Predicted 3D model of a 345-nucleotide RNA (Bacterial RNase P class A) from a Lysobacterales bacterium. The coordinates come from a structure-prediction model, not an experiment, and the mean pLDDT is 75. Rfam family: Bacterial RNase P class A. Rfam's curators write: Ribonuclease P (RNase P) is a ubiquitous endoribonuclease, found in archaea, bacteria and eukarya as well as chloroplasts and mitochondria. It is recorded under the gene name rnpB.
RNA sequence: CAAGUCAGCCAGACAGUCGCUGGGCGGAAAUCCGCCUGGAGGAAAGUCCGGGCUCCAAAGGGCAGGGUGCCAGGUAACGCCUGGGGGGCGCGAGCCCACGGAAAGUGCCACAGAAAAUAUACCGCCCGGUCUCGGCCGGGUAAGGGUGAAAAGGUGCGGUAAGAGCGCACCGCGCCGGUGGUAACACGCGGUGGCAGGGUAAACCCCACCUGGAGCAAGGCCAAAUAGGGAAGCUGAGGCGCGGCCCGCGCUGCUUCCGGGUAGGCUGCUAGAGGCCCGUGGCGACACAGGUCCCAGAUGAAUGACUGUCCAAGACAGAACCCGGCUUACGCGCUGACUUAUAAC
Numbered sequence: 001c002a003a004g005u006c007a008g009c010c011a012g013a014c015a016g017u018c019g020c021u022g023g024g025c026g027g028a029a030a031u032c033c034g035c036c037u038g039g040a041g042g043a044a045a046g047u048c049c050g051g052g053c054u055c056c057a058a059a060g061g062g063c064a065g066g067g068u069g070c071c072a073g074g075u076a077a078c079g080c081c082u083g084g085g086g087g088g089c090g091c092g093a094g095c096c097c098a099c100g101g102a103a104a105g106u107g108c109c110a111c112a113g114a115a116a117a118u119a120u121a122c123c124g125c126c127c128g129g130u131c132u133c134g135g136c137c138g139g140g141u142a143a144g145g146g147u148g149a150a151a152a153g154g155u156g157c158g159g160u161a162a163g164a165g166c167g168c169a170c171c172g173c174g175c176c177g178g179u180g181g182u183a184a185c186a187c188g189c190g191g192u193g194g195c196a197g198g199g200u201a202a203a204c205c206c207c208a209c210c211u212g213g214a215g216c217a218a219g220g221c222c223a224a225a226u227a228g229g230g231a232a233g234c235u236g237a238g239g240c241g242c243g244g245c246c247c248g249c250g251c252u253g254c255u256u257c258c259g260g261g262u263a264g265g266c267u268g269c270u271a272g273a274g275g276c277c278c279g280u281g282g283c284g285a286c287a288c289a290g291g292u293c294c295c296a297g298a299u300g301a302a303u304g305a306c307u308g309u310c311c312a313a314g315a316c317a318g319a320a321c322c323c324g325g326c327u328u329a330c331g332c333g334c335u336g337a338c339u340u341a342u343a344a345c
Stems, first nucleotide, its partner, number of pairs: 002340008010331001012310007020039008041316001045327002048325005053215004065211005070084005085099001086097004100206002105204002107200003122145002124141007153171006172195001173193005178187003219267004229258006238252005274293004279288003311314001
């Protein structure tokens, strides 16, 4: 210098004019005006997880349903994060993985192939019989060939009619033990078994753990007009309906009070698992201590528009109760560490 890996930063700048909106102060002032001051993001997004908060439900335990799935830790919690183990990719820095169980049961496995799992035998090899000497029939075998993504361990020696874990050695696998590790797990430690028997569990299922429902249009408060409801009182002792009539029953007037509830308003609403700096503990996620700061809160819903100058020419995109994550979208660039690399020039 080049190619790359990881971690992080920024999200056009400045000035002027006209607006919008939260708060404070002043002007008789909730409305209008003036001044001061605050006013979107790294993802505010998707609404996919987790929690706070609120209401409803709920003895306890179990079943069903749903979710998670190597180990340890962090956290309010998580399907998130950190560290580690195992597997895969890369020369490497490093990256990726739903990574419990298929020697409980059930299901499925296209095409090809004899056979897709109770194993089986197309070609081949070997033995026997027969013969018209091409073959055919019966048996053994699974080493070789062939099919397939996948076919009952691999290599070698022995063995055999030919073969075969049939026997043996080494490797692989299972089980038991030992050692190291908190654990997952590891071991070029020992013993033992000739050897379990394809794949698939983001198929049913089994095992372990977790798990009430709905959501700020939650919820709470104040409360018109109109209509209707309840109670008390007043007037009339009426009117209408049922009924042949009386009694009786129902409806109907005025005043006052009460509660529910609609429109509307207030609240919930933003000082918080908060930001920044520094220290201590920890490999780290993170925790604790000290200091310091206040940083949108709207409800037809603000955060904008125009002009000028400059540059490397500016993307994706707009809060709506709040917070922690994940995922997705995205521009011009910048910084640090590391690898290739004790390389090449």